About this RNA: RNAcentral holds the sequence, with entries from Rfam and Ribocentre. Predicted 3D model of a 90-nucleotide RNA (SAM riboswitch aptamer (S box leader)) from Paeniglutamicibacter gangotriensis Lz1y. Its mean pLDDT, the model's own confidence on a scale to 100, is 81.
Order: sequence, then C1' cells, then structure tokens
RNA sequence: AAGCCAUCCCGAGCGGCCGAGAGAUCUGGCUCUAUGACGCCGCAGCAACCACCUUUUUGAGGCCGGUGCUACCGCCAGGUCCGAUGGAGA
Repeated sequence: AAGCCAUCCCGAGCGGCCGAGAGAUCUGGCUCUAUGACGCCGCAGCAACCACCUUUUUGAGGCCGGUGCUACCGCCAGGUCCGAUGGAGA
C1' cells in the first nucleotide's frame, strides 16, 4: 500500500487574502455564490475518535495534548470497484 473496525439526520463563525464557480462523481432536482461563494491563513468555537485525568469502571464525567469538524441528512433520489474522518495493525 491493499485489506480491517467505527462514525457520517446532534453541535459549533468571524476577520484577512484570492477571484469563479461550489455542494465526492454521473443523471435529474434543490441550494450557495461578484452583498465575493469554493479554497487558503489567523482567531474563536463545537465535538469527544485517540491520548490524559476523575469516578460508583461492559459505564459516566472532564479535557489546555494529537486529529477532525463549524450551509442544506455525504443537500435530496437513483447509481458507483464511491468518498470523508478517526482508530487498530503489519
């Protein structure tokens, strides 16, 4: 690397830069977007997978560390050798 396990209807936005498409992909819808989307950076926040701490220990709580996330159920329906995140392991 391939493969394995868990989760994907809860929650949480401001500022700066950039400049045209964006919401995984196909079809069909729906939506966001020059009142600047998407993306990147900073700060803030949410969450609790891992680590750590507490505890009445198959559980619960906390959390300043490692990640992740912060429009719409992975936006919806039908599809796909589909994707994202975390963990274990060789």
The model forms 96% of the base pairs in the Rfam consensus.